[in-house]
Context: one part of a larger RNA
This record gives sequence, C1' cells and structure tokens, in this order.
RNA sequence: GGACGAACGCUGGCGGCGUGCUUAACACAUGCAAGUCAAGGGGGCCCAGCAAUGGGCAACCGGCGAGCGGGUGCGUAACACGUGAGCAACCUACCGAACUGUGGGGGAUAGCCGGCCUAACGGCCGAGUAAUACCGCAUACGCUUUCGGUGAGGCAUUUCAUUGAAAGGAAACCUACGGGACAGAUCGAGGGGCUCGCGGCCUAUCAGCUAGUUGGCGAGGUAACGGCUCACCAAGGCGACGACGGGUAGCUGGUCUGAGAGGAUGGCCAGCCACAUUGGGACUGAGAUACGGCCCAGACUCCUACGGGAGGCAGCAGUGGGGAAUCUUGCGCAAUGGCCUAACGGCUGACGCAGCGACGCCGCGUGUGGGAUGAAGCUCCUCGGAGUGUAAACCACUGUUGCCCGGGACGAAUAGCUCGAUUAAUCGAGCCUGACGGUACCGGGUGAGGAAGCACCGGCUAACUCCGUGCCAGCAGCCGCGGUAAUACGGGGGGUGCGAGCGUUGUCC
Repeated sequence: GGACGAACGCUGGCGGCGUGCUUAACACAUGCAAGUCAAGGGGGCCCAGCAAUGGGCAACCGGCGAGCGGGUGCGUAACACGUGAGCAACCUACCGAACUGUGGGGGAUAGCCGGCCUAACGGCCGAGUAAUACCGCAUACGCUUUCGGUGAGGCAUUUCAUUGAAAGGAAACCUACGGGACAGAUCGAGGGGCUCGCGGCCUAUCAGCUAGUUGGCGAGGUAACGGCUCACCAAGGCGACGACGGGUAGCUGGUCUGAGAGGAUGGCCAGCCACAUUGGGACUGAGAUACGGCCCAGACUCCUACGGGAGGCAGCAGUGGGGAAUCUUGCGCAAUGGCCUAACGGCUGACGCAGCGACGCCGCGUGUGGGAUGAAGCUCCUCGGAGUGUAAACCACUGUUGCCCGGGACGAAUAGCUCGAUUAAUCGAGCCUGACGGUACCGGGUGAGGAAGCACCGGCUAACUCCGUGCCAGCAGCCGCGGUAAUACGGGGGGUGCGAGCGUUGUCC
C1' cells in the first nucleotide's frame, strides 16, 4: 500500500447492487416450511332438486411425492475431495424412442355399524364391504436359471453375436370417448454404486505397526467386485520415498495479495462430501440406512388422574444465552423452479420481493456565476500591519436531490379461455392474470431553501503559530516529547489530507 462476512470511536443527505451469528453442532415459546389425486375404491356429511342428477367437504383404503428442495460444518487426513482412467463386477422410479401384451378367477381388510377400555396419547372385540390393495391360474418375449452347437473377442474366471433344449416368471383398469393408466422386454438420456493412477496440512520430543491382520480354497451375502462376513489352510502385509501414533482441518471451482514465482484463505455463489438432541438399529422403497419417518438406549424439556404419555429450529421468522459483533415472529405464489393432477387447480419461509444495518462497492448531492487594496468577529503582531478571505453580506441564476401535485410501467404469456386455420403435431388473433407498487420512470410546481464531517500538522510524512501546563497532567507506530520561552501534552487561530465518511483495533499478503 492492498484486502475484510469485520468490530470500536466521532459523524451521517439520497439512490442502485450486494451482503449480514466468524462465538454456544448452546437451549428453544409461537406460527408457518410437503403435500396432492374424487377421472383407482366403497361409504359418510352438506347444498340445490319431486326425482334422475349436479355441486361441495375430505376421514379411510389405494397411487405418486415426501431420498428433491432448504440448513449447518460436528465429524472426517479418508478414494472425503480434485483430476484422469476403468467396471468383461453393477443398479436406475419418473422422461424419450421403437416392440409385444392387458385373458380368466379367488380370499381378505380399513372406512362404516354395534359393544367396550383409557386422565390423556391411544387401543380392543364382534358383524360386514370395495378397489389400479392382495393372491393363485392362463399366455408371453430378444427376460431369469441350467445344459449344448457355431463364430468373434479377451490376460483370464469368461464376454458378445447367433442357434437348440428344459424349467421359471406379467398385467388394471378409469373415462366426459378426446384421453389417461397398467405389464413384459430392448435401447437411450439423466442419476447413482464400486475400483485404480496422480495431487493437496503440521509433528520423529510419535519408529516400529498389524490377527480378519496379508494371501489362498470354499461358502454366505450384495445391484455388484471384494475378508464385506464365515469355516479351513498358509504366514504373511505396511514402514525413514515416514508406516503407526498425536495435533489441526470439510474438499474444490475460486478469493486476497504479489511484476511473477509464491504466500494466505475456502464467508456469499456453484459442484462434491458429512451431519440432523447424543449413540445404536433396521423397516419401507427404484432410491434412505431417511432434518420436519419408525424402534431401542442416554441426557434434557413438558403433560399426568402417577398407571403412563409428548417433544427435537444445524428449515423461515423469532426468543433466551454466549459474545467486540451480525436483521423482520413482513408480502406473494405474479415470475422462475419443484411435487401431485387428464385438466382446472392445490401445496411450496425453494424462490420472487419488501423491511432493518454507511457492513461493503458504485453513483449523486450539500449549489453556480459575479462580488472589496478587502466589512464585522476571531487570531497573530515588530502596533506599521498580516491572516481567516471572494470566504460572508449583497446581486444575478440553476433546480440534481428533497417536498407537493398529475400521469404511470417492463417484468406476462409459450399456461388457461374464445375464435379461426391445419390430417395431426401444431400455428395465428383476441381476452384474462402483478407480491413488488401507484414503486421505477415521465411531466408540472416550490424554493438555496432540508443535507459535512473526521483524522492529522517534531522527523519518517503533506501541513505553524499563540496561550495554558512545568518530567506534572499527558502523548507515542518507531525514533522519542514534557523538569518555565514545548511547531511533539491540552485549548485557540491557521493549515494539510480524505470526504458521507474519517480514524483506531484485529487478521492476511
């Protein structure tokens, strides 16, 4: 000098864009943050209707979603991350492409009804009912398993193509007739799992470490390879190229600095990983070993009729606490995106916005021109004068911004509705829809009116005098100032630097 998620002191006009618990992964009141589908199913309640029927609500069964999105950085020195490869050892719901199929049966169970227990949370018994819920049967392919043939490939266990035999394995229907679903198998896209090479902290005042340890055979297990697990066998495996131990730490793209090499760093944004009160466990599922699911144990909080129950903000706000220190219990689904749905639509503290904070960056303003051998005041003085100083007053103007009045958006049409065109996919026109917001912006009016401070002035280092003080009070980044003429302390005048900021402190280069 630069930089900062900063803090502190003094000061503070406006706007835009960013950004805001770095500490206690401390504890949390309250509200909200994941639902949706009635065109899968039977019933219930309400409204209209004489009825047929139409509309609404949404508990239950069922489907999809809830493994995404959002938060945090505890743990982790590791294939966690980055990069480059590999899987002839793998999985993949939804989506796309092309192919084939949806035949025929059965038994239950919620809801509902009846009865009962309980303070509560909840639960039990009986009767009985439906399905795209559940279970057989048929059929089926290039699917699965086993055994063969031929060709090609591979280091190999074997892989691919083709062909044959045996065994096994599917489905679900709804409809407004437009459509939407379901099953099997293939390919793709996107997503994931596993393996390996290389790379990136400190410590030797850590030198030896290791028993599923290292390898093999066999088996189990997994989507899959593998001591992943187990039985048996062998005695191996790692290490000064730093094993093992200890400390610290999420990693990266990047960020800061620097001419570069390098050094430091990983907040916001993006990718990956890990975690969800602490520890453990599995279930469901295409996918979790699951933040707002389940079970067990621990700590804590709450309710209790003392028998027993309920809870988990490292989601968004917000509270207490800790701290030098870090925001609103706001508005909206209008846009973008996500989930569900045939659609309309519903949900969405993701997101879009607004609020607070000079926390940062950037922009603008606090007027402009004229105006005296130069007012007053103040300061200095050699008492002649000098400085503040064109500064003010005064004159002429301007109208950024502020304030008042009027107009007033883009973001929004690719969705929906109507009409038209088209074989269809689709295309064209019109209409509807805005939280921000009566905001931005535009026009008019008003009137210099509402808007300047902070640090420094001994040298380094731009900027000097007077008074007070008298090694006192004090200053100080270093050198050092102060003991009676202090340009170094405190105040005044003047000056220098930066300016809605200026200084100080901390940290990095």

A computed fold for a 509-nucleotide part of an RNA from an uncultured Gemmatimonadales bacterium, annotated as small-subunit ribosomal RNA, 5' domain. Its mean pLDDT, the model's own confidence on a scale to 100, is 83. The RNAcentral record of the full RNA draws on ENA, Greengenes and SILVA.